[in-house]
RNA sequence: GCGGAAGUGGCUCAGCGGUAGAGCAUCUCCUUGCCGAAGAGAUGGUGACGAGUUCUAAUCUCGUGUUCCGCU
Numbered sequence: 001g002c003g004g005a006a007g008u009g010g011c012u013c014a015g016c017g018g019u020a021g022a023g024c025a026u027c028u029c030c031u032u033g034c035c036g037a038a039g040a041g042a043u044g045g046u047g048a049c050g051a052g053u054u055c056u057a058a059u060c061u062c063g064u065g066u067u068c069c070g071c072u
Base pairs, nucleotide, nucleotide: 001071002070003069004068005067006066010024011023012022013021018055026042027041028040029039048064049063050062051061052060
C1' cells in the first nucleotide's frame, strides 16, 4: 500500500428498515436465626464519530478514526 472483520448498558453478546433486548454483574424487596442459594422488581444505552437516503436507520449508502486478521 491492498483486501476483510469487529464496534450496541460495567462485562459477554443478540437484534439484517418499524417501541433497543438477553445473560452475568450492581441495587432493593422477599425468604433465612445469620450467610448463601432460589424467587420478584429496579437502575443503567450519544448504538465508534460525521453526513446522506427514508414517513421511519443499530440495520442501507458515503466519509473519518480505532482494534484485529490476511496479502504484498

This is a predicted structure of a 72-nucleotide RNA (transfer RNA) from an Anaerolineae bacterium. The coordinates come from a structure-prediction model, not an experiment, and the mean pLDDT is 82. It matches the Rfam family "tRNA". Rfam classes the family as a transfer RNA. Gene Ontology term of the family: triplet codon-amino acid adaptor activity. Lineage of the source: Bacteria > Bacillati > Chloroflexota > Anaerolineae. The sequence is in RNAcentral, with records from ENA.